[in-house]
Molecule: RNase P RNA; transfer RNA
Organism: Citricoccus sp. NR2
RNA sequence: AUGGAGCGGCGGAUGGCCGCGUGCCGCACGUUGAUCGUGACGGUACGAGGAACGUCCGGGCACCACAGAGCAGGAUGGUGGGUAACGCCCACUCGGGGUAACCCGCAGGACAGUGCCACAGAAAGCAGACCGCCCCGUCACGGGGUGAGGGUGAAAGGGUGGUGUAAGAGACCACCAGCGGUCCAGGUGACUGGAUCGGAUCGGUAAACCCCAUCCGGUGCAAGACCGAACAGGAUGUGCUUGACGGCGGCUCGCCGGAGCAUCCGGGUUGGUCGCUCGAGCGCGUCGGCAACGGCGCGCCUAGAUGGAUGGCCAUCACCGGGGAGCGGGUAACGGCUCCCCGGGACAGAACCCGGCGUAUGCCCGCUCCAUCCCG
RNA sequence: GCCUCAGUAGCUCAGGGGAUAGAGCAACCCUCUCCUAAAGGGUAGGUCGUAGGUUCGAAUCCUAUCUGGGGCACCA
Numbered sequence: 001a002u003g004g005a006g007c008g009g010c011g012g013a014u015g016g017c018c019g020c021g022u023g024c025c026g027c028a029c030g031u032u033g034a035u036c037g038u039g040a041c042g043g044u045a046c047g048a049g050g051a052a053c054g055u056c057c058g059g060g061c062a063c064c065a066c067a068g069a070g071c072a073g074g075a076u077g078g079u080g081g082g083u084a085a086c087g088c089c090c091a092c093u094c095g096g097g098g099u100a101a102c103c104c105g106c107a108g109g110a111c112a113g114u115g116c117c118a119c120a121g122a123a124a125g126c127a128g129a130c131c132g133c134c135c136c137g138u139c140a141c142g143g144g145g146u147g148a149g150g151g152u153g154a155a156a157g158g159g160u161g162g163u164g165u166a167a168g169a170g171a172c173c174a175c176c177a178g179c180g181g182u183c184c185a186g187g188u189g190a191c192u193g194g195a196u197c198g199g200a201u202c203g204g205u206a207a208a209c210c211c212c213a214u215c216c217g218g219u220g221c222a223a224g225a226c227c228g229a230a231c232a233g234g235a236u237g238u239g240c241u242u243g244a245c246g247g248c249g250g251c252u253c254g255c256c257g258g259a260g261c262a263u264c265c266g267g268g269u270u271g272g273u274c275g276c277u278c279g280a281g282c283g284c285g286u287c288g289g290c291a292a293c294g295g296c297g298c299g300c301c302u303a304g305a306u307g308g309a310u311g312g313c314c315a316u317c318a319c320c321g322g323g324g325a326g327c328g329g330g331u332a333a334c335g336g337c338u339c340c341c342c343g344g345g346a347c348a349g350a351a352c353c354c355g356g357c358g359u360a361u362g363c364c365c366g367c368u369c370c371a372u373c374c375c376g
Numbered sequence: 377g378c379c380u381c382a383g384u385a386g387c388u389c390a391g392g393g394g395a396u397a398g399a400g401c402a403a404c405c406c407u408c409u410c411c412u413a414a415a416g417g418g419u420a421g422g423u424c425g426u427a428g429g430u431u432c433g434a435a436u437c438c439u440a441u442c443u444g445g446g447g448c449a450c451c452a
Stems, first nucleotide, its partner, number of pairs: 001372009010362001012317007020047007027039004049347001053358002056356005061220004068253004073216005078092005093107001094105004108211002113209002115205003130150002132146006158176006177201001179198008224274004233265006245257003267451003281300008319344009329334001377448007386401004394432001403419005425441005
């Protein structure tokens, strides 16, 4: 210099003018006072994000038996830790990828059972003779043996060498690989290393059903509580303790409430207050821990709209990119500084609140590491 | 804000691990007719919304994402 890997951060600043929302203060009005409300009045303070997004997980909170039992159903899946919890995060193990830094893994079980494996191929799951090879008989063929060679396929029941044989074959033997058992050592553990024994060693698929272990009640702020306004009931069916129906969701049981309920035709409202923002909160320091994270101390208060506010314009400065000019560093490869001109600033907008994940985004910034090349 | 469903030919849909992905309508060509329609025969048209993964093999299974659709408050 080029290419790459990891970690962290930022998402412009200041001022002026106009405008919007909320809180507080003052003023005016509704009323005589308190209080409350309204204001197209004034002042003042505050006013979007790292993802506010997708709504994919996990919680808080609220209601429903202050949430019960069983089945069904769903989720997760190496080990240890973190956490309120998680499908998230950290560390490690194993497997795979990469020259490397590093990255990826929905990473339990296929001797519990069932299913599937198209086409090709002789044969695809109780294995299997198409060609070839060997033996026998007839001599174009038939019978038998053979998984060593060929061919098919994603996949054909270990590998090398030897013994053996008609030819062969774990048929037998030695070594290697793999599987299983026992023991030793290290580790909290997954696991790793080693020793020894065993039977010749009997696919793949669980992001197919399923089995095992662990976890999960449901609904969601349109939850829910209170106040106010308006109207009009009718028909049919069914039920009133032998109890419909409700306590949403799938079933059964149990518990509680229980006189209405279901369908159809009609009628009315589209208001207000609370929930609502101080919270597993944020910043700094320090201690413990490899880390995720946790403890302690100090400081801070930071949007609450409800057709839904947070915007627009201008100026200056800062930042980034490109071009030009000048200065000057170093032995060199090469890099730096100053000035001028032009251009650029994305993705996106809170709606009960948090913790994550995922996705979008600027030729943004910083640090560390790896590979190759160049120069001294 | 919350819940939920669906993307396959121009349109409406089927197919739920092994096809060259099918059907109807539409389009184009031929036959029939004086001409048109109808009828009959034939042809073309598909990245299975996008990307990644599991598997020998994916429209189908899993994950992420994009696009579109539907539903919701209360009183008598």